[in-house]
Context: one part of a larger RNA
RNA sequence: CUGGGCGUAAAGGGCACGUAGGCGGUAAAUCGGGUUGAAAGUGAAAGCCGCAAAAAACUGGCGGAAUGCUCUCUAAACCAAUUCACUUGAGUCAGACAGAGGAGAGUGGAAUUUCGUGUGUAGGGGUGAAAUCUGGAGAUCUACGAAGCAACGCAAAAAGCGAAGGUAGCUCUUUGGGUCCUUACCGACGCUGAGGUACGAAAGCAUGCGGAGAAAACAGGAUUAGAUACCCUGGUAGUCCAUUCCGUAAACGAUGAGUGUUCGCCAUUGGUCUACGUGAAUCAGGGGCCCAGCUAAUGCGUGAAACACUCCGCCUGGGGAGCACGGUCACAAGACCAAAACUG
Numbered sequence: 001c002u003g004g005g006c007g008u009a010a011a012g013g014g015c016a017c018g019u020a021g022g023c024g025g026u027a028a029a030u031c032g033g034g035u036u037g038a039a040a041g042u043g044a045a046a047g048c049c050g051c052a053a054a055a056a057a058c059u060g061g062c063g064g065a066a067u068g069c070u071c072u073c074u075a076a077a078c079c080a081a082u083u084c085a086c087u088u089g090a091g092u093c094a095g096a097c098a099g100a101g102g103a104g105a106g107u108g109g110a111a112u113u114u115c116g117u118g119u120g121u122a123g124g125g126g127u128g129a130a131a132u133c134u135g136g137a138g139a140u141c142u143a144c145g146a147a148g149c150a151a152c153g154c155a156a157a158a159a160g161c162g163a164a165g166g167u168a169g170c171u172c173u174u175u176g177g178g179u180c181c182u183u184a185c186c187g188a189c190g191c192u193g194a195g196g197u198a199c200g201a202a203a204g205c206a207u208g209c210g211g212a213g214a215a216a217a218c219a220g221g222a223u224u225a226g227a228u229a230c231c232c233u234g235g236u237a238g239u240c241c242a243u244u245c246c247g248u249a250a251a252c253g254a255u256g257a258g259u260g261u262u263c264g265c266c267a268u269u270g271g272u273c274u275a276c277g278u279g280a281a282u283c284a285g286g287g288g289c290c291c292a293g294c295u296a297a298u299g300c301g302u303g304a305a306a307c308a309c310u311c312c313g314c315c316u317g318g319g320g321a322g323c324a325c326g327g328u329c330a331c332a333a334g335a336c337c338a339a340a341a342c343u344g
Stems, first nucleotide, its partner, number of pairs: 004315003007298002012312001014199001016197002021192003025086002028083003033079002035075001037073002040070003048064004089189001091185002095180003101175007108152001113147006123134002160167002204245001206243003213239001218234004256311006264289003268285005274279001293300002318343002326337004
C1' cells in the first nucleotide's frame, strides 16, 4: 500500500458553519470529451515466447507477443457537457403550537452570616470519643430591626429546549431555532466537508469591583507506629460581576454527519384528525421491552451496533510516550502537530 476495522478489545474529531474536493432526484433532446467496437500505422535492434536446425559453445534463420500510443470510422446505454422541462429531495409564504434556547434590564421570598436593641443565665459547639474553638467584657437560645452576598425550595417528570458545551424564582424588552397543518410558490437550489472560521464545562491567567456561604493552599486539634490524609476548629486564593485570554474534560450514547429500506408491544411530550367514546389513526421527539438480522460475548434491535449508499475523521502489539526535538499558538500555565533509540 492493499485488506480489515472504530459502543466496551487500538480506533468517531468537543461541536457546528463552510471553501476546495468527492458524491448526487425524474423525463426528453443534442453532442460525442470519457466509454464500446473495428481497421490502419507505429511500437529500432538485441531481449521475451515459439518453431526449425542440430555438433559443444559463440554467432545466426523464421514467426508471435509486445496488454501502449497516434489517426480514421462506429455505437449512444452509462459518466461528462449543453438545452428545454418536472416535483417527490431542499427551501419559502399563510394558519396554529410547545419550550429551564440565547442576551439585557428590573424585581421577590425563604435560609446562612454579620451588626444593633431587648429579654435571659451558664454553658455553647464539635465527635466514634475528644480537644483545638467560643462564653460573666454576658455566649448559645429567643424577639424585633438593619446590612450584604450567593443560590433559587415545592411544582419536577424516563419531561422540555439547544449544534455541542449547556439551560430552572418571577416580570419586561429583544432575539435564534423547531414542530404540526393545508393549499399556494420555487424548481435540484442537495449531502458531506481536507484546510479555514465561530462557539466551547470546570480549573487557571490579566485588570477592576465584590466577598454571605462553603472552600484548594495554610494553621491548629485529634487519630495513628507514623498521618504531610480520612474526622474536627479556623482559614486565603478562587468561586460571584464586568471586560479579555486560555481551548482542554470519562467534552460519553465511550456509538461522526446525511439518505433510504426493514415484525410487533407498552407507556410518554408537542401538534393534526375524529364517530366526541375509558377510542383509534398520523407526523415530529424523548423512554422501556422484543422478532428477524447483527455481535467474540455483553448486548443493539425503526432513535440499530440490522440491510445498503455518499463524504469526512481515526486505528495497525505493550512500554518508551501523548514524552523529546522542531514548528505554530498563548501573558503564563500550557495547548496543537508529533518521532526514534532502547526494551520484550